[in-house]
A computed fold for a 551-nucleotide part of an RNA from a hydrothermal vent metagenome, annotated as large-subunit ribosomal RNA, domain I.
The RNAcentral record of the full RNA draws on SILVA.
Its mean pLDDT, the model's own confidence on a scale to 100, is 86.
Context: one part of a larger RNA
RNA sequence: GGCAAACGGUGAAUGCCUUGGCAGCAGGAGGCGAUGAAGGACGUGGUUAGCUGCGAUAAGCGUCGGGGAGUUGCUAAGCAAACUUUGAUCCGGCGAUUUCCGAAUGGGGAAACCCGGCUGGGGUCAUGCCCAGUCAUCCUUCACUGAAUACAUAGGUGUUGGAAGCAAACCCGGGGAACUGAAACAUCUCAGUACCUGGAGGAAGGGAAAUCAACAGAGACUCCCCAAGUAGCGGCGAGCGAAAGGGGACUAGCCCAAACCAGCGGGAAGAAAUUCCUUCUGGGGUUGUGGGACCUCAACGUGAGACUUUGAUGGAUAGCGGAACGUUCUGGAAAGGACGGCCAAAGAGGGUGAUAGCCCCGUAUGCGAAAUCUUGAUGAGCUCUAGAGGGAUCCCGAGUACCACGGGACACGAGAAAUCUUGUGGGAAUCUAGGUGGACCAUCAUCUAAGGCUAAGUACUACCUGCUGACCGAUAGUGAACUAGUACCGUGAGGGAAAGGUGAAAAGAACCCCGGUGAGGGGAGUGAAAUAGAUCUGAAACCGUUUGCCU
Numbered sequence: 001g002g003c004a005a006a007c008g009g010u011g012a013a014u015g016c017c018u019u020g021g022c023a024g025c026a027g028g029a030g031g032c033g034a035u036g037a038a039g040g041a042c043g044u045g046g047u048u049a050g051c052u053g054c055g056a057u058a059a060g061c062g063u064c065g066g067g068g069a070g071u072u073g074c075u076a077a078g079c080a081a082a083c084u085u086u087g088a089u090c091c092g093g094c095g096a097u098u099u100c101c102g103a104a105u106g107g108g109g110a111a112a113c114c115c116g117g118c119u120g121g122g123g124u125c126a127u128g129c130c131c132a133g134u135c136a137u138c139c140u141u142c143a144c145u146g147a148a149u150a151c152a153u154a155g156g157u158g159u160u161g162g163a164a165g166c167a168a169a170c171c172c173g174g175g176g177a178a179c180u181g182a183a184a185c186a187u188c189u190c191a192g193u194a195c196c197u198g199g200a201g202g203a204a205g206g207g208a209a210a211u212c213a214a215c216a217g218a219g220a221c222u223c224c225c226c227a228a229g230u231a232g233c234g235g236c237g238a239g240c241g242a243a244a245g246g247g248g249a250c251u252a253g254c255c256c257a258a259a260c261c262a263g264c265g266g267g268a269a270g271a272a273a274u275u276c277c278u279u280c281u282g283g284g285g286u287u288g289u290g291g292g293a294c295c296u297c298a299a300c301g302u303g304a305g306a307c308u309u310u311g312a313u314g315g316a317u318a319g320c321g322g323a324a325c326g327u328u329c330u331g332g333a334a335a336g337g338a339c340g341g342c343c344a345a346a347g348a349g350g351g352u353g354a355u356a357g358c359c360c361c362g363u364a365u366g367c368g369a370a371a372u373c374u375u376g377a378u379g380a381g382c383u384c385u386a387g388a389g390g391g392a393u394c395c396c397g398a399g400u401a402c403c404a405c406g407g408g409a410c411a412c413g414a415g416a417a418a419u420c421u422u423g424u425g426g427g428a429a430u431c432u433a434g435g436u437g438g439a440c441c442a443u444c445a446u447c448u449a450a451g452g453c454u455a456a457g458u459a460c461u462a463c464c465u466g467c468u469g470a471c472c473g474a475u476a477g478u479g480a481a482c483u484a485g486u487a488c489c490g491u492g493a494g495g496g497a498a499a500g501g502u503g504a505a506a507a508g509a510a511c512c513c514c515g516g517u518g519a520g521g522g523g524a525g526u527g528a529a530a531u532a533g534a535u536c537u538g539a540a541a542c543c544g545u546u547u548g549c550c551u
Stems, first nucleotide, its partner, number of pairs: 001550009015536001016501002020472002022469007029461002031166002039101003042055003046079002049075003061095006070083003106115003116135007137163003142158004170201001171199005181188001185235001211218002222249005232240002253453003256397001260283004265278005288431001290396004294390004303384003307381003314374004319367003325340005341358002343347001349361003402426008412438001433448005488495002508535001511523004
């Protein structure tokens, strides 16, 4: 030096564990904010570094309920001082307080700071000082005031109500890429996506046919399945990609404008009566087998409601009751083995010194609310709602329909290109009317635009509750099981970790010895175990010690 074995060191894999995650299902809730939010800064404890809570009333105050023996949150004990069956701590409802910053709003500002006005109060001989309230902007209602300029208007002052800012996704508008694909690239695609921006709601949007269909008919909208990767579109490339119809989910329909009538006011004509025009208000009316006005007749009923109110019942926010087991053996410990029982509307689950239906918490099941919220049965009110005949006259949404040019949207890229939309220019008709049926025309069919509202079925989940998993188990699962968006890095936008496990119980090693009044170790003691001693298990690489053999 090599090989082998044993025993160690180092090291952290592996195994086991789980307080944390991930994914989903069901239900709830779907907002918070000038009554100052979200988010923060600074404070706040007898002692207090961080976390949590709270706000100068500061780990809390009042009150109403629950609960029933200990309590003064966690890391985290100690010391000190207290509270509590005259019911504390704790849990829930409703309140009070709630510094400063922040939309931040008296003015300013380099956020958590600086400086003011007015009213009232405190203090001082007086000023300084202190306390409470109030003072931003915009829109809006009403009132007062009021220029150039007579009336008026602008403006000014006050008053009423509102807005603003934040928040995960879902939704609807306004704008709107590129990489990419086309094996290059320009039309095209990616894609009306990402992103920016406005707005709203618990959903949003859409919605009661100027719709489809095809000679038969359907009957608002939305969502799903099929139709169908079909018909089509397409440098007919890459690709894009319907609809009718069928089957389901859910169902709900309504109101104006106008004609006509009445009225307040304003204006015009007139000597006046009066007539005409008109804003507005009320009645009327709402349709496509055309309807309505108008005239005649009939009727006072039948239903409905998405409106107001009432608030039965149920639910939410604390809780309560809740069955049934012993002996013995092994063991540190029984829930394990053996023996003999019991409950079960409860044999879900968790804990307890190993594996417990009957030890504990629970579970099935049954009960419970002073207060607040929710649900919304029922009742009441209110509102809405109908017919027949006549056919002279009137009305039936205008810079609209439509046309031309230029764009955009439609699965449809200008195409034979209908349909929808609209920047520019032209520009109708009122039922003997008008639109549509994929150029266009006729026939035929069908519908009634140019006003508005509308639950349900559908989308989503920041948040709350319950449950589930051929999901993870600490290099996994969230970045984060721990002081985690922390430490740290960066001027900044931003980037962003590592780090879990003694034991059943701290019983966390009194006392003695060595040592620097060390670190560390040796005894002793605890414990089932101390090679469980600051830690579970403890592989390998790597480093040793001892022994044997070989050289």